Predicted 3D model of a 126-nucleotide RNA (SAM riboswitch aptamer (S box leader)) from an uncultured Flavobacteriaceae bacterium. Its mean pLDDT, the model's own confidence on a scale to 100, is 76. The sequence was found by an Rfam model in a public genome assembly.
[in-house]
RNA sequence: AUGUUAUCAAGAAAGGUGGAGGGAUUAGACCCGCUGAAGCCUUAGCAACCCUUUAAGCUUAUUAAAGAAGGUGCUAAAUUCUACUCAAACAUUCAAUUCAUUUAUUGAAAUUUGGAUAGAUAACGA
Numbered sequence: 001a002u003g004u005u006a007u008c009a010a011g012a013a014a015g016g017u018g019g020a021g022g023g024a025u026u027a028g029a030c031c032c033g034c035u036g037a038a039g040c041c042u043u044a045g046c047a048a049c050c051c052u053u054u055a056a057g058c059u060u061a062u063u064a065a066a067g068a069a070g071g072u073g074c075u076a077a078a079u080u081c082u083a084c085u086c087a088a089a090c091a092u093u094c095a096a097u098u099c100a101u102u103u104a105u106u107g108a109a110a111u112u113u114g115g116a117u118a119g120a121u122a123a124c125g126a
Stems, first nucleotide, its partner, number of pairs: 003124006013043005021032003026083004044075003049071002051067006079118001084115001086114004092109006
């Protein structure tokens, strides 16, 4: 590198250094940035994946509550949004057919929700 599982609309920033970019990648949009971006360092914080304690279960799997010493992670915006195409929904627009003034069916577009792909993080495995 690759694989498996779980999570990803919550939460939490100051200082120093640095000096023009940054928001993972490609494209588009949008945004942050000389009132100082990325990177690095220090301190602080958030969360609770690993972890600790207690209880239930009880060999086990697992569940609930509390905690934060340690290992990671994180501290603009939903993983910033869209992209792919599968399913569903309802009202909308357009077209065709039917019907005969309004209805029904089909297709397409756009919207919403879910899904897939990609990515991030953790734990495990190799």